[in-house]
Context: one part of a larger RNA
RNA sequence: ACCGGCGAGUUACGCUAACAUGCGAGGUUAAGGUGAAAAGCCGGAGCCGUAGCGAAAGCGAGUCUGAAUAGGGCGAAUUAGUAUGUUGGUGUAGACCCGAAACCAAGUGACCUACCCAUGACCAGGUUGAAGGUGUGGUAAAACACACUGGAGGACCGAACCCGUGUAUGUUGAAAAAUGCUGGGAUGAGUUGUGGGUAGCGGUGAAAUUCCAAACGAACUUGGAGAUAGCUGGUUCUCUCCGAAAUAGCUUUAGGGCUAGCCUCGGAGGAUGGAUAAUGGAGGUAGAGCACUGUUUGGACUAGGGGCCCGUCAAGGGUUACUGAAUUCAUAUAAACUCCGAAUACCAUUUAUCUUACUCCGGGAGUCAGACGGUGAGCGAUAAGGUCCAUCGUCGAAAGGGGAACAGCCCAGAUCACCAGUUAAGGUCCCUAAAUCUAUGCUAAGUGGAAAAGGAUGUGGCGUUGCACAGACAACUAGGAUGUUGGCUCAGAAGCAGCCACCAUUUAAAGAGUGCGUAAUAGCUCACUAGUCGAGUGACCCUGCGCCGAAAAUAUACCGGGGCUAAGCAUAGUACCGAAACUGUGGGUGCCAACGUAAGUUGGCGCGGUAGGAGAGCGUUCUAAGUGCGUUGAAGGUCGAUCGUGAGGACGGCUGGAGCGCUUAGAAGUGAGAAUGCCGGC
Numbered sequence: 001a002c003c004g005g006c007g008a009g010u011u012a013c014g015c016u017a018a019c020a021u022g023c024g025a026g027g028u029u030a031a032g033g034u035g036a037a038a039a040g041c042c043g044g045a046g047c048c049g050u051a052g053c054g055a056a057a058g059c060g061a062g063u064c065u066g067a068a069u070a071g072g073g074c075g076a077a078u079u080a081g082u083a084u085g086u087u088g089g090u091g092u093a094g095a096c097c098c099g100a101a102a103c104c105a106a107g108u109g110a111c112c113u114a115c116c117c118a119u120g121a122c123c124a125g126g127u128u129g130a131a132g133g134u135g136u137g138g139u140a141a142a143a144c145a146c147a148c149u150g151g152a153g154g155a156c157c158g159a160a161c162c163c164g165u166g167u168a169u170g171u172u173g174a175a176a177a178a179u180g181c182u183g184g185g186a187u188g189a190g191u192u193g194u195g196g197g198u199a200g201c202g203g204u205g206a207a208a209u210u211c212c213a214a215a216c217g218a219a220c221u222u223g224g225a226g227a228u229a230g231c232u233g234g235u236u237c238u239c240u241c242c243g244a245a246a247u248a249g250c251u252u253u254a255g256g257g258c259u260a261g262c263c264u265c266g267g268a269g270g271a272u273g274g275a276u277a278a279u280g281g282a283g284g285u286a287g288a289g290c291a292c293u294g295u296u297u298g299g300a301c302u303a304g305g306g307g308c309c310c311g312u313c314a315a316g317g318g319u320u321a322c323u324g325a326a327u328u329c330a331u332a333u334a335a336a337c338u339c340c341g342a343a344u345a346c347c348a349u350u351u352a353u354c355u356u357a358c359u360c361c362g363g364g365a366g367u368c369a370g371a372c373g374g375u376g377a378g379c380g381a382u383a384a385g386g387u388c389c390a391u392c393g394u395c396g397a398a399a400g401g402g403g404a405a406c407a408g409c410c411c412a413g414a415u416c417a418c419c420a421g422u423u424a425a426g427g428u429c430c431c432u433a434a435a436u437c438u439a440u441g442c443u444a445a446g447u448g449g450a451a452a453a454g455g456a457u458g459u460g461g462c463g464u465u466g467c468a469c470a471g472a473c474a475a476c477u478a479g480g481a482u483g484u485u486g487g488c489u490c491a492g493a494a495g496c497a498g499c500c501a502c503c504a505u506u507u508a509a510a511g512a513g514u515g516c517g518u519a520a521u522a523g524c525u526c527a528c529u530a531g532u533c534g535a536g537u538g539a540c541c542c543u544g545c546g547c548c549g550a551a552a553a554u555a556u557a558c559c560g561g562g563g564c565u566a567a568g569c570a571u572a573g574u575a576c577c578g579a580a581a582c583u584g585u586g587g588g589u590g591c592c593a594a595c596g597u598a599a600g601u602u603g604g605c606g607c608g609g610u611a612g613g614a615g616a617g618c619g620u621u622c623u624a625a626g627u628g629c630g631u632u633g634a635a636g637g638u639c640g641a642u643c644g645u646g647a648g649g650a651c652g653g654c655u656g657g658a659g660c661g662c663u664u665a666g667a668a669g670u671g672a673g674a675a676u677g678c679c680g681g682c
Base pairs, nucleotide, nucleotide: 002681003680004679005678006677011093012092013091014090015089016088017087018086019085020084021083022082023081026048027047028046032042033041034040052059053058062074063073064072065071096234097233099231103224104223105222106221107220108219114198115197116196117195118194119193120192121191122190123188125157126156127155128153132149133148134147135146136145137144161185162184163183166181167180168179169178200216202212203211209218237617238616239615240614241613242612247260248259249258250257251256261367262366263364264363265362266361267360268359269358273355274354275353276352277351278349279348280347281346287340288338289337293334294333295332297330298329299328300327304323305322306320307319308318309317310316370395371394372393373392374391375390376389378387379386400411401410402409415587416586417585418584420583421582422581426577427576428575429562430561431560435574437573438572439571440570441569442568448564454548455547458545459544460543461542463540464539465538466537467536475532476531477530478529479528481505482504483503486500487499488498511526515524516523588607589606590605591604592603593602594601595600618671620668621667622666623665624664625663626662627661628660629659636655637654638653639652640651642649643648
């Protein structure tokens, strides 16, 4: 792990609501007595109701406040309760079960370990050689020196003994701290035996929060005790109907509560609900605009300011590539601007059509972490699978089809069955159900099947415009000259470094020169012209589809794959496939209606579902009454093709060997897969 057994909303007393029953302006007894009795009878104390108001005295259909006969508050006018039982909820109790770390009390521990007291024990061997001493030298005497002696030391080396430095092994160990090798101390603040002492709000501590019996920031045992746990986990049979929330306000509140909102059940009301249209309203958003408030560009006009000049300081005057308010013309801009101003949404109605809700009272909840997608905003970087609002949708609590796969996207909401049909989204070459369908175009990039600024004689379409049989565009042949080397500059400057000008002549045409070139010339070429040739050729705007721009890490890997030139893209069309949608046929069940005494029949509308509410049942143990079975084989076990929507129930065979059902009612230690559940087996 698995299997079996055990394992969680109980009980008492109050309150409250529903339901059932009795009696009813009343209802009912409690202790106790009697009794075989928990029956019955007795027992009326007490409790609830029948009257309220006031703090109360008190008064009373009124009363309180008040000076009040006022006003106002609470009442009456408008009578149903009460006792018992069952169920839902709730209060007090451990109150559905398991779970702390902790707190307190009384005790038990110093046989481990820390320190202390008393009394004992132990430390092979070797080394060094302090003080002191003696002798000799030395001195006036000392000091001092040398030799010998001596045997000091938290001295040295190193066993026992004590410790535990490094490392390897061990790590379900041989061992809940060891073993091997290595290492430190080893006459000392040494080690050790025995006996004794210090106790938890404490002791002890060469001090590390160390130790106090293998886990000590406060030991252990028992008790208070089922401490408390707004936290985590778990909470056991079936079917049927409905079905949420993740919001607001308040909260020492934010992962918890309370009230409201949203769900459910019962009762009452009875069209009050919803959608669309019409009609009538209020509004200041989108947009737009600049009339206000701000922001803003250019022009015109110009007060003022600055500069310069005249003037003896001045006063004053003149002037201007300066600046410039106001005014004016044109151009913009705004969430906190508005002369304007929608669409929606919102409010209303003796209206119309469709639809089926709605409101109040009462019992029971759950929810208060939401997620993504579309749209409108804020925050952020017009970032985020970001965050925060509004609004709609889906998921949450929703299966099915599509999207390769994929809660939140698209289609569509699964009562059950069917080897029937039609469709949706999406698809129809193969994987793979259905068109290698029809028509007209486009694309050549495998674009399709990832991306920008930017770039390009890619290619299709619409359009504007220039030139062109009086011969265009391209190509080829020929010319491309003269004044002149224009003037200036310059060392030089001759079409071609630079500056200025850019005329005139001959011409079919030819620039005071388009580029290359030279030191400067030269040379080549172009513009321009003629000829040859013979039909289109340039420039641009808009637009469809493509191209480049384009580098990433295991393996093609940015079509699901194969593969495709359509099996890509655009437009139009026809057919088909395709779901639990819709239809068909049959069955079940809820609600409503009609019929029926009832059982039920028929019709209509429904039947996804988490938290949760409501209803109906199955099974287990025991009790009572009734009725049965069993050695011609009970319970239990096991196998089987049986019945029921299900929990489950029969029946037969084998096993087993002595008890066990059924009906009706009652009472519960009443249902197991989960709790790192508990016990046992293996």
A computed fold for a 682-nucleotide part of an RNA from Lacticaseibacillus yichunensis, annotated as large-subunit ribosomal RNA, domain II. Lineage of the source: Bacteria > Bacillota > Bacilli > Lactobacillales > Lacticaseibacillus. Its Rfam family is "Bacterial large subunit ribosomal RNA". Rfam links the family to the GO terms ribosome and structural constituent of ribosome.